[in-house]
């Protein structure tokens, strides 16, 4: 330098045009004398810019970052 794949919550991942989600972690409450475990409930997220489209996290382009292969 080139090809391919990936970028979603604090962490790890699903979702691939029409309400953004699970687990763990975190807040509040219940239970215990207290802790742990357990139960209920809640907050928090689509890498940046542009395009297409009624509608974009999703499709397309550029950039940035990561992985992998080639040189």
């Nucleotide at each position: 330098g080139g090809g391919c794949c990936c970028g979603u919550a604090g962490u790890c991942u699903a979702g691939g045009a029409g309400u953004a989600a699970a687990a763990c972690a975190c807040g509040u409450c219940c239970a215990u004398g207290g802790c742990a475990u357990g139960g209920a409930u809640g907050a928090g997220u689509c890498c940046g810019g542009g395009g297409u489209g009624c509608a974009a996290a999703u499709c397309c382009c550029c950039g940035c970052g990561g992985g992998u292969c080639c040189a």
This is a predicted structure of a 71-nucleotide RNA (transfer RNA) from Candidatus Portnoybacteria bacterium RBG_13_40_8. Rfam family: tRNA. The family's RNA type in Rfam is transfer RNA. It was read from a public genome assembly.